[in-house]
RNA sequence: UCGUACUAACCGGGGAGGCAGCGGUGCCCUGUAUCCGCAAACCGCUAUAGCGGAGGCCAAUUCCCCAAUUGAGGUGCUUUUUUCGUAUGGCUGGUAAUUGUAAGUGGUGUUGACAGUCGGGUCUUGCGCAACAGUCGCCCGUGAACCUUGUCAGGCGGGGAACCGAGCAGCAAUAAGCGGUAACGGUUGUGUGCCGUGAGGUCGCCCGAUUCGAGCUAACUGCAGUUGUGCCGCAUAUGGGAAAGUAUCGAUUUUGGGGUGUACGG
Numbered sequence: 001u002c003g004u005a006c007u008a009a010c011c012g013g014g015g016a017g018g019c020a021g022c023g024g025u026g027c028c029c030u031g032u033a034u035c036c037g038c039a040a041a042c043c044g045c046u047a048u049a050g051c052g053g054a055g056g057c058c059a060a061u062u063c064c065c066c067a068a069u070u071g072a073g074g075u076g077c078u079u080u081u082u083u084c085g086u087a088u089g090g091c092u093g094g095u096a097a098u099u100g101u102a103a104g105u106g107g108u109g110u111u112g113a114c115a116g117u118c119g120g121g122u123c124u125u126g127c128g129c130a131a132c133a134g135u136c137g138c139c140c141g142u143g144a145a146c147c148u149u150g151u152c153a154g155g156c157g158g159g160g161a162a163c164c165g166a167g168c169a170g171c172a173a174u175a176a177g178c179g180g181u182a183a184c185g186g187u188u189g190u191g192u193g194c195c196g197u198g199a200g201g202u203c204g205c206c207c208g209a210u211u212c213g214a215g216c217u218a219a220c221u222g223c224a225g226u227u228g229u230g231c232c233g234c235a236u237a238u239g240g241g242a243a244a245g246u247a248u249c250g251a252u253u254u255u256g257g258g259g260u261g262u263a264c265g266g
Stems, first nucleotide, its partner, number of pairs: 001266006010056002012030004020046005034054005063259006073249006080243010091233001093232002095228007103221003106217003115211008123200006129193002131190007139180004148173004156165003
């Protein structure tokens, strides 16, 4: 150095969580990377830290170790920034309500404001009138087997007779009752009245008259005060998200260095 056979190694790794710790199952990242069984009320193991079984490839441009590089992604922290909620606070903000003022705008006023006086109304009460409702009367209709009335056919009773008497049905009328009633009369009542009238009361409002003679009003702006805080804003506290910074783990990429076995034969 070549050939044959074998062996070590390799056939993925990482983050958080969990655990005394390590690895796995489940989640996430990387990206391609044999298979089967076991396992979160967990499974296996103990610093050589998954276990058990089956298979592939192989000492090479392979595999392992070290150093550097690149760096997905995860995680912790922050008197940093920002966003979205929740709670609390009327907060010299905005805004709403209200009171005062009268500088400005407006309205009103010498065709007389404000204020004063007088009268009337509004208010209370009595009476009257009207309206409406109920009820009674008047009026109309109906209304009795006998125990209502009148007239009472027939029939009945009395009489010698003339005639007399009681009287059913029918007809007519009527009592209580029932029904109706435009108008009329009485009576009772009222969530009634642009009604009349007597008395009282009030100066609040309205109307009118009169005296005086220039203000009055407060709608808007301004100014001052009081109140509210739903909404916007602000402050404080707290929670979720994002960004930034920092710390840490780190798949992956690239580079350099080191190591890489055994047997037999040529």